[in-house]
This is a predicted structure of a 71-nucleotide RNA (transfer RNA) from an Acidimicrobiia bacterium. Its Rfam family is "tRNA". Rfam classes the family as a transfer RNA. The sequence is in RNAcentral, with records from ENA. Its mean pLDDT, the model's own confidence on a scale to 100, is 86. NCBI's taxonomy places the organism under Bacteria, Bacillati, Actinomycetota, Acidimicrobiia.
RNA sequence: GGCUCGAUCGUCCAUGGGUAGGACGGCAGGCUCUCAACCUGCAGAACCGGGUUCAAGCCCCGGUCGGGCCA
Numbered sequence: 001g002g003c004u005c006g007a008u009c010g011u012c013c014a015u016g017g018g019u020a021g022g023a024c025g026g027c028a029g030g031c032u033c034u035c036a037a038c039c040u041g042c043a044g045a046a047c048c049g050g051g052u053u054c055a056a057g058c059c060c061c062g063g064u065c066g067g068g069c070c071a
Stems, first nucleotide, its partner, number of pairs: 001070007010024004018054001026042005047063005
């Protein structure tokens, strides 16, 4: 330098163009003499810029960062 894959809650991972979901963790409540475990609830996220579209996390282009292959 070329090709290719990826970037989503604090972490890990889902998500057919139409309200972004789960686990762990966190917080609150319950249970307990107390803690842990367990039960219930709550908060919490789309890398950046542009394009297509009535509508983009999803499709297209560019950029940044990371992984892989080739030179």